[in-house]
């Protein structure tokens, strides 16, 4: 020092679920519990994929207007700028270690 994740020690990390005068439009995140599980299941949205759509736009329908078009409302549809690093690739940093 590379490489490996066989054993083994030190230790960590936490899925579903529960809970919550918590932030959010929502997906989700935090904060106590739990443990199905991970050698990076440390950390960073670059790139794919996936989740969600508040605002935006479109369609529709109403009311105004002479008319361009204004305003209002439900459903739906399209879009991340918002998420997931416990999908997956890439950066990063990192304990232990056989051969």
């Nucleotide at each position: 020092a590379a490489u490996u994740g066989a054993a083994a020690a030190a230790g960590g990390c936490a899925a579903a679920c529960c809970u919550g005068c918590u932030c959010g439009a929502a997906a989700g995140a935090c904060a106590g519990g739990g443990a199905c599980g991970c050698a990076a299941a440390g950390c960073c949205a670059c790139g794919g994929g996936c989740c969600u759509a508040a605002a935006g736009c479109g369609c529709c329908g109403g009311u105004c207007g002479a008319a361009u078009g204004a305003c209002c409302g439900a459903u739906c549809g399209c879009u991340a700028u918002g998420g997931u690093a416990g999908c997956c690739g890439g950066g990063u940093u990192g304990c232990c270690u056989g051969c």